[in-house]
Context: one part of a larger RNA
RNA sequence: GGCGCAUGGAGGAUGCCUUGGCUCUUGGAGGCGAUGAAGGACGUGAUAAGCUGCGAUAAGCCUGGGGGAUUGGCAAAUACAAAUUGAUCCCAGGAUUUCCGAAUGGGGCAACCCGAUAGUCUGAAGGACUAUCAAUCGAAAGAUUGCAAACCCGCUGAACUGAAACAUCUAAGUAGGCGGAGGAGAAGAAAAUAACAUAUGAUUUCGCAAGUAGUGGCGAGCGAACGCGAAAAAGCCCAAACCAGCCUGAUUACGGUCAGGUUGGGGUUAUAGGACUACAAUGUGGACUAAUAGAUUAUAGUAGAACAGGUUUGGAAAGACCGACCAAAGAGGGUGAUAGUCCCGUACACGACAUAGUCUGUUUACCUAGUAGUAUCCUGAGUACUGCGGGGUCGGAGACGCCCUGUAGGAAUUUGCCGGCACCAUCCGGUAAGGCUAAAUACUCCCAAGAGACCGAUAGUGAACUAGUACUGUGAAGGAAAGGUGAAAAGAACCGCGAACAGCGGAGUGAAAUAGAACCUGAAACCAUGCGCUUACAAGCGGUUGGAGCCACUACGUGUGGUGACAGCGUGCCUUUUGCAUAAUGAGCCUACGAGUUGCUCUUUACUGGCAAGGUUAAGCACUUCAGGUGCGUCAACCGAAGCGAAAGCGAGUCUUAAUAGGGCGACAUAGUCAGUAGAGGCAGACGCGAAACCUUGUGAUCUACCCAUGGCCAGGAUGAAGUGACAGUAACAUGUCAUGGAGGUCCGAACUGGUAAGCGUUGAAAAGCUUUCGGAUGAGCUGUGGGUAGGGGUGAAAGGCUAAUCAAACUGGGAAAUAGCUCGUACUCCCCGAAAUGCCUUUAGGGGCAGCGUAGAGGUUAAGUUUUAUAGAGGUAGAGCUACUGAUUGGAUGCGGGGGAAGCGAUUCCUACCAAGUCCUGACAAACUCCGAAUGCUAUAAAAUAUACUCUGCAGUGAGCCCAUGGAUGCUAAGGUCCAUGGACGAAAGAGGGAGAACUCAGACCAUCAGCUAAGGUCCCCAAAUCUAUACUAAGUUGAUAUAACGUGGUCCGACUGCACUGACAGCCAGGAUGUUUGCUUGGAAGCAGCCAUUCAUUUAAAGAGUGCGUAACAGCUCACUGGUCGAGCGGUUGGGCGUGGAUGAUACUCGGGCAUCAAGUAUAGUACCGAAGCUAUGGAUUUUAUACAUAAGUGUAAUCUGGUAGGGGAGCAUUCUAACAGCGUUGAAGGAGUCGCGUGAGCACUACUGGAGCGGUUAGAAAAGCAAAUGUAGGCAUAAGUAACGAUAAGAAAGGCGAGAAACCUUUCCGCCGAUAGACUAAGGUUUCCUGAACAACGAUAAUCGGUUCAGGGUUAGUCGGGACCUAAGGUGAAGCCGAAGGGCGUAAUCGAUGGACAACUGGUUAAUAUUCCAGUACUUGUACCACUGCGAUGGAGAGACGAAAAAGCGUAAACACGGCGUACUGACGGAAUAGUACGUUAAAGCCCGUAGGGUUAGUUUUGGUAGGUAAAUCCGCCAGAGCUCUGAAAGGUGAUAGUACCCUAACUCGUCAGAGGAGGGGAUAAGUGUCCAAGCAUGUUUCCAAGAAAAUCUUCUAAGCUUCAGGUGAGUACAACCCGUACCGCAAACCGACACAGGUAGUCAAGUAGAAUAUACUAAGGCGCUC
Repeated sequence: GGCGCAUGGAGGAUGCCUUGGCUCUUGGAGGCGAUGAAGGACGUGAUAAGCUGCGAUAAGCCUGGGGGAUUGGCAAAUACAAAUUGAUCCCAGGAUUUCCGAAUGGGGCAACCCGAUAGUCUGAAGGACUAUCAAUCGAAAGAUUGCAAACCCGCUGAACUGAAACAUCUAAGUAGGCGGAGGAGAAGAAAAUAACAUAUGAUUUCGCAAGUAGUGGCGAGCGAACGCGAAAAAGCCCAAACCAGCCUGAUUACGGUCAGGUUGGGGUUAUAGGACUACAAUGUGGACUAAUAGAUUAUAGUAGAACAGGUUUGGAAAGACCGACCAAAGAGGGUGAUAGUCCCGUACACGACAUAGUCUGUUUACCUAGUAGUAUCCUGAGUACUGCGGGGUCGGAGACGCCCUGUAGGAAUUUGCCGGCACCAUCCGGUAAGGCUAAAUACUCCCAAGAGACCGAUAGUGAACUAGUACUGUGAAGGAAAGGUGAAAAGAACCGCGAACAGCGGAGUGAAAUAGAACCUGAAACCAUGCGCUUACAAGCGGUUGGAGCCACUACGUGUGGUGACAGCGUGCCUUUUGCAUAAUGAGCCUACGAGUUGCUCUUUACUGGCAAGGUUAAGCACUUCAGGUGCGUCAACCGAAGCGAAAGCGAGUCUUAAUAGGGCGACAUAGUCAGUAGAGGCAGACGCGAAACCUUGUGAUCUACCCAUGGCCAGGAUGAAGUGACAGUAACAUGUCAUGGAGGUCCGAACUGGUAAGCGUUGAAAAGCUUUCGGAUGAGCUGUGGGUAGGGGUGAAAGGCUAAUCAAACUGGGAAAUAGCUCGUACUCCCCGAAAUGCCUUUAGGGGCAGCGUAGAGGUUAAGUUUUAUAGAGGUAGAGCUACUGAUUGGAUGCGGGGGAAGCGAUUCCUACCAAGUCCUGACAAACUCCGAAUGCUAUAAAAUAUACUCUGCAGUGAGCCCAUGGAUGCUAAGGUCCAUGGACGAAAGAGGGAGAACUCAGACCAUCAGCUAAGGUCCCCAAAUCUAUACUAAGUUGAUAUAACGUGGUCCGACUGCACUGACAGCCAGGAUGUUUGCUUGGAAGCAGCCAUUCAUUUAAAGAGUGCGUAACAGCUCACUGGUCGAGCGGUUGGGCGUGGAUGAUACUCGGGCAUCAAGUAUAGUACCGAAGCUAUGGAUUUUAUACAUAAGUGUAAUCUGGUAGGGGAGCAUUCUAACAGCGUUGAAGGAGUCGCGUGAGCACUACUGGAGCGGUUAGAAAAGCAAAUGUAGGCAUAAGUAACGAUAAGAAAGGCGAGAAACCUUUCCGCCGAUAGACUAAGGUUUCCUGAACAACGAUAAUCGGUUCAGGGUUAGUCGGGACCUAAGGUGAAGCCGAAGGGCGUAAUCGAUGGACAACUGGUUAAUAUUCCAGUACUUGUACCACUGCGAUGGAGAGACGAAAAAGCGUAAACACGGCGUACUGACGGAAUAGUACGUUAAAGCCCGUAGGGUUAGUUUUGGUAGGUAAAUCCGCCAGAGCUCUGAAAGGUGAUAGUACCCUAACUCGUCAGAGGAGGGGAUAAGUGUCCAAGCAUGUUUCCAAGAAAAUCUUCUAAGCUUCAGGUGAGUACAACCCGUACCGCAAACCGACACAGGUAGUCAAGUAGAAUAUACUAAGGCGCUC
């Protein structure tokens, strides 16, 4: 380390529970709001953070009613109170009700600021309080505004999607936006419907009609109405005619008349009615205004039977046993386990001061009626209707009626007009162009009562709990997690360990503490500890089979359990595939959750049941035991019983047709229908998860782009344009030189801004940075604040850049579960059968439709299927053949004809190694040749065997195939290639062999067996079986299972043929191998041997070539052929075959699988035996189907038969949750958890002991949120990497002491180090208590912590003058009037907001732990009021002023700094003293008031006189003209402020102390007359130059108008008084802001010491601050 057992930790599944949800039923209620809503902000408690309640009368006040003992909410604690003189509590009514919000006096950044008028208090100013002050409509009274879940009406109105694309169409008038109303809304009393009738009689809703009529790229789809049955029922009022009154106007003969308006009467319709004329009548009914009476309901409540029974177990009784009682009450809940009789309740019966509702009665307001006549009048006008263009309806422009409407025309008047689906006629119905109208219908934010075969904490609402909370986002918006001690806190006194209020151990409580607050049960992953066995020569899907040893138990047995040395076999799961161990996909592990469901009077099939030529009800109604029950609804309707035809129509027939013929479809042969269950389809999200996208309403310019307004910033150095001056020069210019001057998208270079290169970083310090380097740095520069532009839009010096870490179309919510022919995933068991990867078609090719192949059921003929044998056929393949065709074709012979050459005047002839027809001989080819021609297959018949086949119905899957053999095509007679055919495998097939391998060989696995026989293949060892038998071959380890070739081979074996050979072969050895001749030619030479020629001849010989090789310059020389001798028996040649050999080269290791093997363990032949599989057999058992016997519900027996299996079909079961019935279990211990053991083929199911502590099984039916290993699944928990990387700037620490349980980091001191244009100081934004003090250290702090920006508690921010408001205006916003627009809304004048700008009054010192221009002291200033004096004042009007650019340069000049110097104090001067010298520090001072200098300025400013036509009226003002006079502005310095004796220095009693030091009464002391250098600020809104020509308004000054002139107002002096609201702590280049962090990043403005230096560069330092939290 492994396995096992035991005990724990961690974790929070499971079980049980339910406060909370979900879905409904019945009834109620259906709004709230200017009498201030909904919703909030802020307050409110003795203590008080959250929720709840309430509102300055603030967990409450008053009155009435109920009720009757405790109470001060959740909330348990302490204190203090209240209550029988009736509290708390409940109901009803009333009072109070801050501020915001429609928000409404004005404004505004919601919860704040600022007013006006009248009044009150006071004290004039100032302050406080009360009331009123919005807009629109309206004469007024009054009304309206805003909010709210669905329902309703209207305006507007998508897209995805479907159509397998898409455009009409669909989705859909849906989603969304907007307006409006009510408890409902809308519609509604016919210019209707119908027409089979002389029918119905407003509207709405339901059931049918009906998926019909229709419509429709006649595609996808869309889809009525009439009528019938029901619910509910209800009808009316105006306008007009006519009459009267009043008003106005016209006219008049002044009597009137007419017209218009207004009020009242009248009147309201179609077999027309009314006015009018003549009669008559005072009633009926109603949809209900108010009052009143009664009843009743709701909003609190009252009362309510029966065991304090016994025994028993127990902590506890309600359990068990025994015995009683009540019941108009045995619903339910609680009580220490399960209670009719313990408690609350329940049945039944009662109850209301008050408020509200309903009903009834009475009275009342309001409305409401007849008859006859018919001359005249009235009866809804830019209307009906028509043209054109749209829309609605079932109707998409169609033959298109009807309705609505934009536009252009435009009637009639009862003898009228409209409609009845083009139009016309007849007929019928109605009476438009005005209005109202309950019920039946829709919905549920809300209230009450109740229900559930709904959930039970990953479920059910997102939310059982401080949940729309925490948290995220600029915003719209998004959006969690989190329940359980116990019966009762009895919540652990006390003791110990410990620093400890941590934690632990005892003790105690309790039935239980392994129920201890991190608390019921307490699973798994994961992490430990102890014990048993095992493991250090052994290689891995870790199991399985066999099995030694050891250990434990034991019923003692051949027992059981644990471990497992050693051996055999053995490449996970899922998905997807022709095919996966694959190195193809997915999963770290565990637990929980997680996918074929539901609806539909849609369709179809099967089964079951009811009724049956019939079957069935729907809506609804009634009853009712309130139950998804019964009945009715049967002259609603549907299906069926009759069909045929296009239809009229006819009908067991009908249609076609001239037909009676023939033919088609029917009848003859009738079974349906309703319900339930199951399979499948359709429409719906339709098995689950998953897009990129499209559309719609909104939210965003705090990032960034551009723009607008207003502010700010840019050290220092360099260069030296124009112009100007002087000189030179020119006739004059020009021009030159020197100065001056200071231009520039000029140069160098900091801040600032950018981002060139490299490195680092890349799970970072940082979701873009750091270091070094680099570009720009007075400009098209950078930057702050406030604004504008918004998504097919913006903005863009343009990169498709940017538009909040998102951009070739942002983000958020919605349509929405878009769609996905695509990928992935899809959950328990057993049994039976079992495919396909093919054909045709397809905008089709990885998808579909039909067919093929599968399965289940039914059916009927029967033998139609299959196999074998026999017989009979059709056929043109393999083969073969070609003087048998077509075509092609080798060689030869012949040579028609042609080419070339020659001769020839020509005709013509000749030659030809040229081409070549035809013929003959010879050879040979063909898928598209055939004179021929099989096998197999196919057809038919017969016989035999077998048990299929076929048809119909339900349900599929498949339509990617792949390998081998054979026949072909293609290719290279390449491919593990591609395309066909036949067969077999794999696919979907395990087993044996082949070393290992989908397909090859053998062989098809129901289960068990330590039985046997075989197949392929094997038998030396690995490794089961022959070192078997016989005969050969191989010598190469050839070979021993996969590839070796052409060619070579005197390796060897065998066969056939042939030659030589004892008359002596072959080989070896000895000897010869000569002569003509150096043959001839050629040649420089050629003599056998460079080459050529040839009668290569001849001679001598035993034999010897005019020469086989070597050799020479040529000869020579050495050889050979040939011959003799020697030797003494076989020696050669050709050819065929077996085995071998060379040819022969690859990458991890020489590999036959290995070891190894040589008369074999190789090769060949023959043979015998054995091994060898899940094959076959044997024994036992199970299953399917068929037959049969018995039983007949199941079943049992027998005989055959069957049982590999993916997609898929069929059958039978197990488990989970809930329901019903029946019968049960449980504190003497349910469920759940965790073990052992048994049973079943299996899913699974019992027994028993432990834990647990209250519920739960069984049987039979029923209903489902009904079974997980995988979806880069969801949530939680836990591993792994790993005690690993890292601990965030390398500016640095060290020592001593202290506190403390504990100190590298805290405190103090000393030393060291770092920054120092900053790492110092101030301040805006932003943050919002982080500030200070005390206490604490769980968590936070990247480590520790005694420390902290952490936790707890307490404290802290003081203003007339600082900033903002009570002042002003810019960009821009809002917006009376006005304009535009379907609506929402968009512009916009006056006006009003809006600083980043204008205006505007305070300084010094002291003081706190923490504030100070704020408090205190002193000294000032501003505005106002009162008092006093004088007085022409007066504005929302006029005028002036306010009032403005950039750059450059110079002067004066203070502070600061430095230098010199005086003075003071301290120190130094090695021992003492003195003088002198030196060093260090100090030597300081505001606003205000007075004064009015330097500088600037003279074309300016100012005073004054006269004139004046302009300044919207006026003006004494301004402007203009003319004249005269004057000077203004303004630092600094100086004086004062100023007897602050303050600061500073020295000394020092005393106090504290951590012994380092700190504080400090008192005392003493210098302070001058400074000078100089360089000069920020200031003078200065100045000066100069330049071109791009550089806000507005108020305040201020002045002028008059109206007006007022004893006031008000103005001026002046002093005194007294008055002076409001908000901010003020702290951080603020950062640990407090923006970046998720105590983050190397970002963040506007101000101050700016010393030395060196041009400098704010850089280096070192000061003040000051730090050493960066291992």

Notes:
Large-subunit ribosomal RNA, half A from a Bacteroidota bacterium, 1670 nucleotides, folded computationally. Rfam family: Bacterial large subunit ribosomal RNA. Rfam links the family to the GO terms structural constituent of ribosome and ribosome. Lineage of the source: Bacteria > Pseudomonadati > Bacteroidota.